Source information: The prediction has a mean pLDDT of 79. Predicted 3D model of a 147-nucleotide RNA (FMN riboswitch aptamer (RFN element)). Of the family's consensus pairs, 100% are formed in the model.

């Protein structure tokens, strides 16, 4: 100095502004409803905003992983863990040219225009609340023996 066991720490962001008003409350009229006012969606409408990890020419949309959901088995014994398995979103156009002898060459850069985002709760949610003071791809650090 290094492989490896082991340990520690870290490891997700986001509705500014405007509109509508289911429902609820109160008043009035009335008869099984009507009407006025107040309040009411970060969920609806306009618009705004956000982007885990590794790879690769710098990536939410490419490749892979994590996360999420279902099923089965086993353990545990009350809906938890492990393993296996299945499912699991979305990008095009133009330009440039790192690199390559060259043909070529970024869905990553620049310009333009699009698109996507689990489950439960609640007025229909990528952005609120909750499982989650959880888990985790992975990042950084510490560090023992033998040789």
């Nucleotide at each position: 100095a290094u492989a490896u066991a082991u340990c520690u720490u870290c490891a997700g962001g986001g509705c500014a502004g405007g509109g509508u008003g289911c429902g609820u409350g109160u008043g009035c009229a009335a008869a099984g409803u009507g009407u006025a006012c107040a309040u009411u969606a970060u969920u609806c409408c306009c618009g705004a905003c956000u982007g885990g990890c590794g790879g690769u020419a710098a990536a939410g949309u490419c490749c892979g992983c994590g996360a999420g959901u279902g099923u089965a088995a086993u353990g545990g014994u009350u809906u938890c863990a492990u393993u296996a398995u299945a499912c699991c979103g979305a990008a095009c156009c133009g330009g440039u040219g790192a690199g390559g002898u060259g043909a070529c060459a970024a869905u990553u850069c620049c310009g333009g225009u699009a698109c996507c985002a689990a489950c439960a709760g609640u007025a229909u949610a990528g952005u609120c609340u909750g499982g989650a003071u959880g888990g985790a791809a992975g990042a950084a650090g510490a560090g023992u023996a033998g040789g």